[in-house]
RNA sequence: UGGGGUGUGGCUCGGUGGUAGGGCGCUUGCCUUGCAUGCGAGAGGCCCUGGGUUCAAUCCCCAGCACCACAA
Numbered sequence: 001u002g003g004g005g006u007g008u009g010g011c012u013c014g015g016u017g018g019u020a021g022g023g024c025g026c027u028u029g030c031c032u033u034g035c036a037u038g039c040g041a042g043a044g045g046c047c048c049u050g051g052g053u054u055c056a057a058u059c060c061c062c063a064g065c066a067c068c069a070c071a072a
Base pairs, nucleotide, nucleotide: 001071002070004068005067006066007065010024011023012022013021018055026042027041028040029039030038048064049063050062051061052060
């Protein structure tokens, strides 16, 4: 320098044009003498930023930013 990929709760991932879910973690209740395990409940994200299309965008399009590996 070039083309490409990734960006979603604390972590790791899924998801779809109609305001988002799993696992782990956290809080809490039951269980126990207590801990762990197990069972139940709950909090926590408007999805990297800006713009465009659309009745409606996390999803489609454009630009930017960050990171990743590749080629030179």